Small-subunit ribosomal RNA from a metagenome, 1482 nucleotides, folded computationally. Its Rfam family is "Bacterial small subunit ribosomal RNA". The coordinates come from a structure-prediction model, not an experiment, and the mean pLDDT is 84.
RNA sequence: AGAGUUUGAUCCUGGCUCAGAGCGAACGUUAGCGGAGGGCUUAAUACAUGCAAGUCGAGCGAGAAAGUCUUUUUCGGAAGAUAAGUAAAGCGGCGGACGGGUGAGUAACGCGUAGGUAACCUACCUAUAGAUUCAGGAUAACUGCUGGAAACGGCAGCUAAUACUGAAUGGUAUUAUAGAUUUUACGGGAUUUAUAUUUAAAGCUCCGGCGUCUAUAGAUGGGCCUGCGUAUCAUUAGAUUGUUGGUGGGGUAAUGGCCUACCAAGUCUGAGAUGAUUAGCCGGUUUGAGAGGAUGAUCGGCCACACUGGGACUGAGACACGGCCCAGACUCCUACGGGAGGCAGCAGUAGGGAAUAUUGCACAAUGGGGGAGACCCUGAUGCAGCCACUCCGCGUGAAGGAAGACAGCCUUUUGGGUUUUAAACUUCUGAGGAGGGUGAAGAAGAUGACGGUAACCCUUCAGAAAGCACCGGCUAACUCCGUGCCAGCAGCCGCGGUAAUACGGAGGGUGCAAACGUUGCUCGGAGUGACUGGGCGUAAAGGGCGUGUAGGCGGACCUACAAGUCAGAUGUUAAAGGCAUUGGCUUAACCAAUGUACGGCAUUUGAAACUGUAGGACUAGAGUGUAAGAGGGGAUGGCGGAAUUCCCGGUGUAGAGGUGAAAUUCGUAGAUAUCGGGAGGAAGAUCGGUGGCGAAGGCGGCCAUCUGGCUAUACACUGACGCUAAGGCGCGAAGGCGUGGGUAGCAAACAGGAUUAGAUACCCUGGUAGUCCACGCGGUAAACGAUGGGUACUAGAUGUUGGUAAGUUAAUUUAUCAGUGUCGCAGCUAACGCGUUAAGUACCCCGCCUGGGGAGUACGAUCGCAAGAUUGAAACUCAAAGGAAUUGACGGGGACCCGCACAAGCGGUGGAGCAUGUGGUUUAAUUCGAUGCAACGCGAAGAACCUUACCUAGACUUGAAAUCAUAGAUUAUCCUUUAUAGAGAUAUUUGGGUGUGCGUUUACGUACAGUCUAUGACAGGUGCUGCAUGGCUGUCGUCAGCUCGUGUCGUGAGAUGUUGGGUUAAGUCCCGCAACGAGCGCAACCCCUGCUUCUAUUUGCCAUCAUUCAGUUGGGCACUAUAGAGGGACUGCCGUCGUAAGUCGGAGGAAGGUGGGGAUGACGUCAAGUCCUCAUGGUCCUUAUGUCUAGGGCUACACACGUGCUACAAUGGGAGUUACAAAGCGUGGCUAACUCGUGAGAGUAUGCAAAUCGCAUAAAGGCUUCCUCAGUACGGAUUGUACUCUGCAAUUCGAGUACAUGAAGUUGGAAUCGCUAGUAAUCGUGGAUCAGCAUGCCACGGUGAAUACGUUCUCGGGUCUUGUACACACCGCCCGUCACACCACGGAAGUUGAUUGGACCCGACGUCGGUGAGCUAACCUUUUAUUAGGGGGCAGCCGCCUAAGGUCUGCUUGAUGACUGGGGUGAAGUCGUAACAAGGUA
Repeated sequence: AGAGUUUGAUCCUGGCUCAGAGCGAACGUUAGCGGAGGGCUUAAUACAUGCAAGUCGAGCGAGAAAGUCUUUUUCGGAAGAUAAGUAAAGCGGCGGACGGGUGAGUAACGCGUAGGUAACCUACCUAUAGAUUCAGGAUAACUGCUGGAAACGGCAGCUAAUACUGAAUGGUAUUAUAGAUUUUACGGGAUUUAUAUUUAAAGCUCCGGCGUCUAUAGAUGGGCCUGCGUAUCAUUAGAUUGUUGGUGGGGUAAUGGCCUACCAAGUCUGAGAUGAUUAGCCGGUUUGAGAGGAUGAUCGGCCACACUGGGACUGAGACACGGCCCAGACUCCUACGGGAGGCAGCAGUAGGGAAUAUUGCACAAUGGGGGAGACCCUGAUGCAGCCACUCCGCGUGAAGGAAGACAGCCUUUUGGGUUUUAAACUUCUGAGGAGGGUGAAGAAGAUGACGGUAACCCUUCAGAAAGCACCGGCUAACUCCGUGCCAGCAGCCGCGGUAAUACGGAGGGUGCAAACGUUGCUCGGAGUGACUGGGCGUAAAGGGCGUGUAGGCGGACCUACAAGUCAGAUGUUAAAGGCAUUGGCUUAACCAAUGUACGGCAUUUGAAACUGUAGGACUAGAGUGUAAGAGGGGAUGGCGGAAUUCCCGGUGUAGAGGUGAAAUUCGUAGAUAUCGGGAGGAAGAUCGGUGGCGAAGGCGGCCAUCUGGCUAUACACUGACGCUAAGGCGCGAAGGCGUGGGUAGCAAACAGGAUUAGAUACCCUGGUAGUCCACGCGGUAAACGAUGGGUACUAGAUGUUGGUAAGUUAAUUUAUCAGUGUCGCAGCUAACGCGUUAAGUACCCCGCCUGGGGAGUACGAUCGCAAGAUUGAAACUCAAAGGAAUUGACGGGGACCCGCACAAGCGGUGGAGCAUGUGGUUUAAUUCGAUGCAACGCGAAGAACCUUACCUAGACUUGAAAUCAUAGAUUAUCCUUUAUAGAGAUAUUUGGGUGUGCGUUUACGUACAGUCUAUGACAGGUGCUGCAUGGCUGUCGUCAGCUCGUGUCGUGAGAUGUUGGGUUAAGUCCCGCAACGAGCGCAACCCCUGCUUCUAUUUGCCAUCAUUCAGUUGGGCACUAUAGAGGGACUGCCGUCGUAAGUCGGAGGAAGGUGGGGAUGACGUCAAGUCCUCAUGGUCCUUAUGUCUAGGGCUACACACGUGCUACAAUGGGAGUUACAAAGCGUGGCUAACUCGUGAGAGUAUGCAAAUCGCAUAAAGGCUUCCUCAGUACGGAUUGUACUCUGCAAUUCGAGUACAUGAAGUUGGAAUCGCUAGUAAUCGUGGAUCAGCAUGCCACGGUGAAUACGUUCUCGGGUCUUGUACACACCGCCCGUCACACCACGGAAGUUGAUUGGACCCGACGUCGGUGAGCUAACCUUUUAUUAGGGGGCAGCCGCCUAAGGUCUGCUUGAUGACUGGGGUGAAGUCGUAACAAGGUA
């Protein structure tokens, strides 16, 4: 720091995803040790049990047990005394307001920060000053009686105090009055004088002290107040009645509506009140380069809470976690009458949950409470236990060791490779364990829970200690097997349909490591909310337009101030944390010390440029006046002509109208057409123009009235008065709505006619709302320049509208202002494009955007008569959606060009019969393949057996053919031969001859070769996959195209070249050109043919000479022919046109413009065809899917199609007679001649391995003759009989012959094929295959036409251009309803909860107030006394307030609900074809 993913490719926009870091985590697999930390995030749910706050005898009374002494004793004990004052309980004091827990509530002065308190308090502590005198009456404990199950009491009696009460004294205390000094923020405060008034205490003692009271000050801790900061929602816009303020009073430590009475009517709010939802806040933590974002565990500060709600008491301090009272819910005890309780303290339990620990040890340390102290208490705290939860450290061995060992796993091209220095082996070490020993610091005099712990030493042991994830790309790491769109994977893209580096396993590798992965969450990447740091013409995004309020911003000069701004200083910013430097644990984590930082806030001192504020002055912005101009600007009223329609009348007659073609429709009751007259409404031709005006919508005949804005110039005036503009207000096309008019034309709806498969459309005939007017409503448009407004600056060129000025005045020229267009530099832009009318460069203000769909939908609110408008989500779903440009392909887009493509012609096919191939059907089998063109007389150049792959039946199993090995047998090999069984394969059988080398005893042995048998490797397969392949082939297409190098242009894909103007059969050539060249194709080179020369002359030829029946022979090689080598044609020559290429015409020439034909097939397309020619990966079969054999089948037959043959006749058929070819083939062959047969053919025999012999008579044609238009003397199918040939074999199933038979068929519907010259048509000939079989195929020659105006149309192709939502490329893409399944959401009669408001009722405890005839020790008065009275207090009662509760009624919100609505997603469903091309109606 980036990467993947939209496309065929590209650039951009834009989302999604990944790599990083982090966590109080959880889950999976695995797990050796130690250190430092952390550990209920959920149910503020309920809690068993134990502990967590007591202490003081130096405040007080009383004082058990135990100790000592004495007496007594029945030896058990009993009684008395005594010092020390210990247990339990009590009165009294201090502490239970700290410490510990939790985060429910709280959006708040709660918290943070900075201040104020002249408006306050502060126990214990410190300092200073002073005081500590006198008196009194009770009460608990205790004793007795007594109630209750208990909790807990009741009555009577006794007693003490540092408990309680009274009196005295008292200052710098309180209050009041009167002064003085000083200060001030003018309210007051501070200090001080005088007089009066009110208020205090407690004692204990070891005699050292310790306490108590008053006052002042300090310290500490708090209370209250204020500025600023502190979440989301406006689909929460108004809220408030103690509310805001004042006066008096009350209350408090203290200010204050804190409370109360009265008075006033205020107060808060768009800078977000009120309401709703969520949330403890901070130091910090985490991430980030930072700015920011997220977060608020552990540690620390503050706040709030303590079962829920309310309340006060005590106290220095509480409205009190382990206190009290009341109410409520829950739990427990009960003798049913009543009682008790509150773990959000530490452990622990249940429950909830993905999930979070021991009912441990100790007060040794630190700290806290009490005490004079010893000491006691302390689940605070210190420690230990559990847990890989986090961070850090260490180990699982180290060094050497290649024969790169034998093995094993895996793999392999079978050679090897890899695991692999890894192991073995040698030498060491000892983290840790075990055994033994020593043994801290933490502690200041004593005291150590941790703990015999940490640490150290000795002995022993390589022994017991490595896993997890990943390996297609991103992203480091690859192979084999299995599976076969299955099983599965997946963070995104995506993988899997028989060769998966993506699934599962294995081997190997990569990464991290006592951990590794996964899941969840946060930040980052994301500049993807943009302050730093984004955008809005077409990608999401400029409000439809104006006006103007708040707000924001604002020309130029001077002076002052100092709010912003800048600089310095001071205070604060707790500690911890962070950073830096050191130090301590062996290191690190961790801990400590020091330093620094902590942006901010506050105070203060300065500066004065800029902003601001105040004052003064200016004219360039803005505005006003006078003079002028253009205009469909607006409103109202009037006037006029053309046209349509209708009405009346005339003329006139059969059609009119309408369409692609028609029909509905009108018309003989007189239309259409035409002439005249009239009525009425609407709209304004020409002028008319990227011309004018207006803010936009919009505005067009003429005239008048009223009225808004704009523009240039000149002069005068005001003096910043300006720009923008949230809300607000106004205007706002068409269509629509309301009321009332009007209605000629046009025309939704509707009707009819057509079209169509349908046609609720397009077309036609009609036609109502509406369109028009008036007055209202509505408030939206692709309201568009898809471009908000304002100001300034930044090259020009050229049109045009309206002015002004100057010159010339004839046209006009120049300058300038305000508009309106086109092109264009710089610049900008993703590109297209924009470009002084900016989308350039800047500033100011407003509006808007943040992936696609869901959706401009739902709910809510506002507006509206309604239609609807404005505002405007979420769940869910996808990994894209999109912009611009590029290359193709396509278009029922355009231009140009070509082709037997059409047209012009000739002949066919389609109808008949037959042949042949295919489909289908049938069959035991009808083997397989080929299927639009480019399958179908195709593979097959030839299925009776064979072929043959198919079927039935029968045989064989190392095999019919190949190689090798082992064992055995043998010469049976090889040649020839007999018989039996069988359909045959085959099995059995028979005769004869017959191996090589060496040794040798001639019996044989051994080796080689061969054969057989057995066994094992293997063979074999026309089995599958042509979508795993090679090779070969078809097709576009013999179409003219397809590319490259360098350069240039473009961000890029790409473009250029190759386009353009001509020309050509041609990307053929020329010219031009940011291109210049080159390659594969084209052409040429090759072959045949057409002319000719030379050479050669047999088997060919014969002009001349001779000869014959005959080129038969001599002779000859001139000619023909043969076959070698050459020549010839190049737009070379002439002329027209043209720059040229070239075209047209002509001459010459056998041939003229590639002469004719052939071979030759660019880059590529069709997953085209072929695994059954061959080869081949994989896979399957292996006594069978292999091999052999016989028979059958491939030849079937209702039918359909393709390709052909023969015909339908007279341009013909029959008969007779008579000419002229070419190219081939032949020894398992072609066969002459002769004989026989009507014939196919047979017999015999000759020539020829061929320019020699043969096949072999060419036929159409010519001549003569018959037939005379008919199913025939056409046609020959079919059938019968008799034959021929081939062949082992002719039945299924060959070809041919003769005789007889004599179907259909009289020129063929829609449609469709071939052909442009030696061609079509027609005629025959040959060959391959082949025993035989040809209407097919391949080749050969004979005769030999017609037509082409031309490119509008059909088909195919090429080039350029255009559109595109296509790229598997139009056989493309794609929309909506319906049907089915699933998912989330809305509505809904209702049902059921929660929060909260209002009104009323009831009203506990308690404070306050009132009363207090009842009760009452202290003080006062009084009585001899008992007493009595007063003062004070208490119970009780009453009142206000009030928690809970009750009744009624609202708001908000959650869940659920028959049914219902649309939405989304799904496999190859149904119906159509709306969109993308002019998408077939833009």